Two RNAs folded together computationally: RNase P RNA and transfer RNA, 472 nucleotides in total.
RNA sequence: GCGGAAGGCCGGAUGGCCGCGACGUCGGGCAACCGGUGUCGAGGAAAGUCCGGACUCCAAAAAGUAACGGUGCCGGGUAACGCCCGGGCAGGGCAACCUGACGGAAAGCGCCACAGAAAUGAAACCGCCAACGGAGAGGUCGGGCAACCGAAACCGCCCGCGGGCAAGGGUGAAACGGUGGGGUAAGAGCCCACCGCGCCGCUGGCAACAGCGGCGGCAUGGCAAGCCCCACCGGGAGCAAUGCCAAAUAGGGAUCGCGUGUCGCAAGACAGGGCCGCUUUUGCCCCAGCAGAUCCGGGUUGGCAGCUAGAGCCUGCCGGGCAACCGGCGGGCAAGAGGAAUGGUCAUCGAACCGGAGCGAUUCGGGGAACAGAAUCCGGCUUACAGGCCUUCCGCGCAU
RNA sequence: GCUGCUGUAGCUCAGGGGUAGAGCACUCCCUUGGUAAGGGAGAGGUCCGGAGUUCAAAUCUCCGCAGCAGCA
Numbered sequence: 001g002c003g004g005a006a007g008g009c010c011g012g013a014u015g016g017c018c019g020c021g022a023c024g025u026c027g028g029g030c031a032a033c034c035g036g037u038g039u040c041g042a043g044g045a046a047a048g049u050c051c052g053g054a055c056u057c058c059a060a061a062a063a064g065u066a067a068c069g070g071u072g073c074c075g076g077g078u079a080a081c082g083c084c085c086g087g088g089c090a091g092g093g094c095a096a097c098c099u100g101a102c103g104g105a106a107a108g109c110g111c112c113a114c115a116g117a118a119a120u121g122a123a124a125c126c127g128c129c130a131a132c133g134g135a136g137a138g139g140u141c142g143g144g145c146a147a148c149c150g151a152a153a154c155c156g157c158c159c160g161c162g163g164g165c166a167a168g169g170g171u172g173a174a175a176c177g178g179u180g181g182g183g184u185a186a187g188a189g190c191c192c193a194c195c196g197c198g199c200c201g202c203u204g205g206c207a208a209c210a211g212c213g214g215c216g217g218c219a220u221g222g223c224a225a226g227c228c229c230c231a232c233c234g235g236g237a238g239c240a241a242u243g244c245c246a247a248a249u250a251g252g253g254a255u256c257g258c259g260u261g262u263c264g265c266a267a268g269a270c271a272g273g274g275c276c277g278c279u280u281u282u283g284c285c286c287c288a289g290c291a292g293a294u295c296c297g298g299g300u301u302g303g304c305a306g307c308u309a310g311a312g313c314c315u316g317c318c319g320g321g322c323a324a325c326c327g328g329c330g331g332g333c334a335a336g337a338g339g340a341a342u343g344g345u346c347a348u349c350g351a352a353c354c355g356g357a358g359c360g361a362u363u364c365g366g367g368g369a370a371c372a373g374a375a376u377c378c379g380g381c382u383u384a385c386a387g388g389c390c391u392u393c394c395g396c397g398c399a400u
Numbered sequence: 401g402c403u404g405c406u407g408u409a410g411c412u413c414a415g416g417g418g419u420a421g422a423g424c425a426c427u428c429c430c431u432u433g434g435u436a437a438g439g440g441a442g443a444g445g446u447c448c449g450g451a452g453u454u455c456a457a458a459u460c461u462c463c464g465c466a467g468c469a470g471c472a
Base pairs, nucleotide, nucleotide: 001396002395003394004393005392006391007390008389009388010387012349013348014347015346016345017344018343020041021040022039023038024037025036026035027034028033043371047382048381050380051379052378053377054376055238056237057236058235060282061281062280063279064278065277068234069233070232071231072230073087074086075085076084077083088102089100090099091098092097103229104228108227109226110223111222112221125169126168127165128164129163132160133159134158136157138155139154140151141150142149143148177195178194179193180192181191182190196218197216198215199214200213201212202211203210204209242305243304244303245302252296253295254294255293256292258289260271261270262269263268272286273285274284275283312333313332314331315330316329317328318327319326320325353366354365355364356363357362401471402470403469404468405467406466407465410424411423412422413421418455426442427441428440429439430438448464449463450462451461452460
């Protein structure tokens, strides 16, 4: 200098004027309200609503379980998580580094189109092989000068029959371990070495796993983002939850539930029944005409609470930890509206980008900022994003 | 704001791992004097988009986009 990798940060700035929302305060007004003034007023994703919680209600809870849903290497962090950190293994990259829904296919079921002999209790299309039977006569053997005639022991070819084999060919995404050697009629884990796979032991590690040694001759194709098995987690709904006040109304229609027994004067006791899909335990209810549940329809569309100080965010130092993170001390920050405010304009400065000049550093003019925008709150993930800055690392080239 | 469902030909919908289909509409031909109906033939598809799993994805999974419906 060129090309990359990882992490972090910013993402228009300052001022004037006019305006908007919330709260406080001062003045005016009987009040509604008006005017002045002060403070605060969008994001890294406020987004998607994909996970996890807080909180509230549903039956106040606890334990177990069916069904259903989710998660899935190991260890740690956390309120919790499908998130984060560290590690292992696998894949990619020369490397920095990146990626991984990464438990189980020798528990079972299912699927594997087309092609192919065969798609998993294996099988044999071409092919390879010895024996047997047949045919001919090429080599061969015998005879003959030769044309040719004869023979059938051997070699090779052809046909048939029943066998052996799975090396090779061919099909396929995938073909029942791979490579090499021995062996054999041909072959084959049939035997051997190495690799792969499985089992056992030892060592290291909390563990996932790794290393070493021994044994096994291969049995075990793929798919679990098909059913399933194993382990763990989860009751359901959501702030339009929910509570209260006011207003409104025909207290409407339909369906359903309970309305129990003994003792006792009574209070109550015992039994029975009802209350989350089921069971158990605690708890609650069983009113002599009741107080409800669900659905449909109508009316009201006002106010208050929930509501924003909480597992809070930022930051300095110290301590623990490889890290995520945790602890201590100190400092700082703060929308809370409730159909929804956070804006407009002017001036100065301004990145990208465009044009001109210049070999170039640079300079002159134009230009005028991405994605987006709170709605109960918090922790994550994911998605969108013009452009810029910082730190660390890797590869190559050049110079020293 | 919260929740659920859907997306396949111009329209309405099937298809739920193995070559994308039906009805209507469209084009051409037959039939008719002509039109409609009827008969025959044909064309038309990024299966909403992008990743992943798989030998193979409209179909299974994830992330987006759009539309519809419900809840005070």
Rfam match: Bacterial RNase P class A. Rfam classes the family as a ribozyme.